[in-house]
Context: one part of a larger RNA
RNA sequence: GCCAGGGAGUGUGCCUGUUUGACGAGUCUAACCCGAGUAUCGGGGGAGGCGUAGGGAAACCGACAGGGCCGCAGCAUCUUCGAUGCCAGGGCCGCCGUGUUCAAGCGCGGGGAGUCAGACGGGCACUACCCGAAUCCGAGCGAUCUACACGAGGGCAGGGCGAAGCAUGGCGAAAGCCAUGUGGAGGCCCGUUAGGGUUGGUGUCCUACAAUACCCUCCCGUGACCCGCGUGUAGGGGUGAAAGGCCCAUCGAGCUCGGUAACAGCUGGUUCCAACCGAAACAUGUCGAAGCAUGACCUCUGCCGAGGUAGUUCGUGGGGUAGAGCGACCGAUUGGGGUGUCCGCCUCCGAGAGGAGUCGGUGCCCCUGUCAAACUCCGAACCUACGAACGCCGUGGACGCAGGGAGUCCGGUGUGCGGGGUAAGCUUGUGCACCGUGAGGGAGACAACCCAGAGCUGGGUUAAGGUCCCCAAGUGUGGACUAAGUGCGAUUUAAAGGUGGUCCCGAGCCCUAGACAGCCGGGAGGUGAGCUUAGAAGCAGCUACCCUCUAAGAAAAGCGUAACAGCUUACCGGCCGAGGUUCGGGGCGCCCAAAAUGAUCGGGGCUCAAGUCCACCACCGAGACCUGGCGGCACGCCUCACAGCGUGUUCCCGUAGGUUGGCGCUCCGAUCGGGUGGAAGCACGGGCGAGAGUUCGUGUGGACCGAUUGGUGACGAAAAUCCUGGC
Numbered sequence: 001g002c003c004a005g006g007g008a009g010u011g012u013g014c015c016u017g018u019u020u021g022a023c024g025a026g027u028c029u030a031a032c033c034c035g036a037g038u039a040u041c042g043g044g045g046g047a048g049g050c051g052u053a054g055g056g057a058a059a060c061c062g063a064c065a066g067g068g069c070c071g072c073a074g075c076a077u078c079u080u081c082g083a084u085g086c087c088a089g090g091g092c093c094g095c096c097g098u099g100u101u102c103a104a105g106c107g108c109g110g111g112g113a114g115u116c117a118g119a120c121g122g123g124c125a126c127u128a129c130c131c132g133a134a135u136c137c138g139a140g141c142g143a144u145c146u147a148c149a150c151g152a153g154g155g156c157a158g159g160g161c162g163a164a165g166c167a168u169g170g171c172g173a174a175a176g177c178c179a180u181g182u183g184g185a186g187g188c189c190c191g192u193u194a195g196g197g198u199u200g201g202u203g204u205c206c207u208a209c210a211a212u213a214c215c216c217u218c219c220c221g222u223g224a225c226c227c228g229c230g231u232g233u234a235g236g237g238g239u240g241a242a243a244g245g246c247c248c249a250u251c252g253a254g255c256u257c258g259g260u261a262a263c264a265g266c267u268g269g270u271u272c273c274a275a276c277c278g279a280a281a282c283a284u285g286u287c288g289a290a291g292c293a294u295g296a297c298c299u300c301u302g303c304c305g306a307g308g309u310a311g312u313u314c315g316u317g318g319g320g321u322a323g324a325g326c327g328a329c330c331g332a333u334u335g336g337g338g339u340g341u342c343c344g345c346c347u348c349c350g351a352g353a354g355g356a357g358u359c360g361g362u363g364c365c366c367c368u369g370u371c372a373a374a375c376u377c378c379g380a381a382c383c384u385a386c387g388a389a390c391g392c393c394g395u396g397g398a399c400g401c402a403g404g405g406a407g408u409c410c411g412g413u414g415u416g417c418g419g420g421g422u423a424a425g426c427u428u429g430u431g432c433a434c435c436g437u438g439a440g441g442g443a444g445a446c447a448a449c450c451c452a453g454a455g456c457u458g459g460g461u462u463a464a465g466g467u468c469c470c471c472a473a474g475u476g477u478g479g480a481c482u483a484a485g486u487g488c489g490a491u492u493u494a495a496a497g498g499u500g501g502u503c504c505c506g507a508g509c510c511c512u513a514g515a516c517a518g519c520c521g522g523g524a525g526g527u528g529a530g531c532u533u534a535g536a537a538g539c540a541g542c543u544a545c546c547c548u549c550u551a552a553g554a555a556a557a558g559c560g561u562a563a564c565a566g567c568u569u570a571c572c573g574g575c576c577g578a579g580g581u582u583c584g585g586g587g588c589g590c591c592c593a594a595a596a597u598g599a600u601c602g603g604g605g606c607u608c609a610a611g612u613c614c615a616c617c618a619c620c621g622a623g624a625c626c627u628g629g630c631g632g633c634a635c636g637c638c639u640c641a642c643a644g645c646g647u648g649u650u651c652c653c654g655u656a657g658g659u660u661g662g663c664g665c666u667c668c669g670a671u672c673g674g675g676u677g678g679a680a681g682c683a684c685g686g687g688c689g690a691g692a693g694u695u696c697g698u699g700u701g702g703a704c705c706g707a708u709u710g711g712u713g714a715c716g717a718a719a720a721u722c723c724u725g726g727c
Base pairs, nucleotide, nucleotide: 001727002726003725004724005723006722011126012125013124014123015122016121017120018119019118020117021116022115023114026050027049028048032044033043034042035041054061055060064094067093068092069091070090074086075085076084077083078082095110096109097108098107099106100105129269130268132266136259137258138257139256140255141254147233148232149231150230151229153227154226155225156223158190159189160188161186165182166181167180168179169178170177171176195220196219197218200216201215203214204213235251237247238246239245272662273661274660275659276658277657282295283294284293285292286291297407298405299404300403301402302401303400307393308392309391311390312389313388314387315386316385317384318383319382323378324376325375331371332370335367336366337365338364339363340362342361343360344359346357347356348355349354411435412434413433414432415431416430417429418428419427420426440451441450442449455630456629457628458627459626460625461624465620466619467618468604469603470602474617476616477615478614479613480612481611487606488605497591498590499589501588502587503586504585505584506583507582508581509580510579518575519574520573521572522571524548525547526546529543530542531541554569557568558567559566631652632651633648634647635646636645637644663716665713667711668710669709670708671707672706673705674704681700682699683698684697685696686695687694688693
C1' cells in the first nucleotide's frame, strides 16, 4: 500500500413541543401488600402529584353557567353566477376579581381542559457521537546504571629534576652566609607500565559491530588518584568541584498502578436511497475575538380569513451628490495696468515734526489665467414617503400571528461610488451581480470574465465565441492600411520622449515672366573702413556699417592664416523643365524595450494575410431556445381504492440545514409458505426498479430459509497518520 473483519448520536432522570391512545373536571398511582401457572401477570394500595381561581410583598380579598355587534368554515333556503339566513370556533366591545389608589389611569386574571402512558423532535445533568493531549493528585517500587558519603581492602614499569635537613671545608665579633657532598621533598616533569580519561580529525559508521561504536591524535598517570566489595541518602525528595547534571537506554520533577472513558471553546472522523424547500459568513452583547447567546436570514406545523405589493408609469413632497460655477459667499490662485494708504527694511531731503522714493506685504478697481471632501448663485441621473393606474401574487389561503427544528456570526471576486496607502493577488466601507452552494459552451489550461441557470432520453435552431491544419465551420466577397513576423493576446499589456518609415486630410507661401534641388559661371571696386595692436588685411576686440560699378556680390554667415593667402556661403546669371516648400491634424508602423535551465501567438504556421480597420453574405457552435416520448411534484376531475384524464412560459441546480417517503440487516410475536425431489452461503449469467435493492437460471454446497404484519436494536463504512489479521 491493497484486501477482509471491527469501527462513532446510546442509556437513565427531569423539562419542553408534536403525535397516537385511555379517561375526563378530573386524572395517575408510588413504595408496599395479597394471589398465581411466580422476573411477566391478576387484584389491592389515592399517601401523594398535576389540574380544577386569581390578585397581592403580605395581611387579606376573591371572578361572565353569555349582555351587544361583526363574521370564517359548516348547515339551510333561493333559479346557476351568486345572494340571504342561522352562525360552533374567531374578532371587537361591555362587565367582573385583585393590586396600586384622593381620583383618573394602569398591571395581572376572568364565559371549564386536563391528566396518565407510548413513539418521535429538542434542551439539561450525567463519560453523553467516536478517537486524540501535555498535565494534576494519591499509593507503592527503585541508588545492581549513575551522584555523593561512610566502612574494611586492592593497584600504580622505568627515567628525570633535586626542597628541607645533615656532614665537611671556607668566611664572619656574632647572627649567619658560601662552596662541595649527602639527602630524597613534590595535588613536580617525561612516559602506549598498569589503570583512568576523551582534545582535535567536526575522519569512518550513521536500516551501524554498537539505541553513543571504530581508528589516528590527545590528557592524567603518588593523587582533590583509580578499582572491587559492603552500607547509606527517594521523587517537590535525594545527590550535585553546579551542566538543571544524575537518580536502571526515562528527568525543568523517576517508574508502576490508581483517580480516569481527566478536561479540550482545538484537529481528524461519523456508515443506505430518494422527494420538496433552502441559507449565513451580518447586527447587538460577551475576560469576547478559533467560542457562545439573542436578532436578521432557512425550514416545518398550527391559527386567522382578504387583501398584498418586489416591477412600470403618473401626481404631490423630501434630498444637495455627479456636473458646473465662483463680477454669489468662503478659502486658495497666474500675469499686467491703475490707485489707496496702512505696515516693515533701506535711501534721500529736513533742526524736528514730517515729506519723497525703490522693494516687500496689504486693500480697492480694470484686463487676463486657474481651483476646493469639510465652498455653493445653481444643479441632474438616481433614491425615497404617500396616493392612483397597469402588472404580478392571493380562498389551491396570500398578508399577518403563534410555536417546533436548524445552520450561520474566518467569506471571496467583478463592477459603480468612496476612506487609508508610492503601491500590492493591499487594507477598510457601501449598492448590485456572481462564486461560496452552479453543472454545460467559450476564454490554451483557468472559483467568481463572456454566453447560459442542468428532471430523464431523442431530433432540430441559435448564444458567447469562431470558420488554413491540429479542430466542427469560408484558404468567403468588396475596399483600405501595415513590412515591423508589428501582429495573429479581451491591457498576457507597455510610458514620458523621439521619428525626412509610410498612407490620408486641411491651410499658408513660391512656381512656364521657369519655382525646389543639382551642375556651370560670377561673387567686384573705393579699401588693408576707422580704432586698437608687434600684427588685426571681411572673419582677436571696440566703433561705425557708407559709397561706386552692376545681372549680382555683406564695412561679410562659416572654415582657415602669426598676419596675409586659400576654400565656401549670402546674392546674381546660365543649363534643366513641373511642381516645390512650410505648418497643423489623423491612421498603421519604428526607437525607447534588461532576468535568471530552451524558446514559442495553445502549436504548426501565416505577409493584396491565416495581421489591422470598414462593409456584407454564408456556415459551425451549449444541457440555452423549439420539438417527440417518459418521469417526479403541485393542483383539479373521476374512483371505495388502484388505475385513468387534465392544467403548469412564469414547477423539478443546490453546500450547511429543515421536512417527507422508502430500501436493507439482527432477533421476537402472530399469520402464511419453501426445503435431502436439495435450505443458507458462494461463483457465473439473465431480468425488474430512478435508486437503496430485488428476482430468476446454472454450478457448488449439504440443513435450514423466506414473505406479510406488529415490534426490537451494540443495524448499513472509503476515509479517522483509525484497530486486528492476511498478502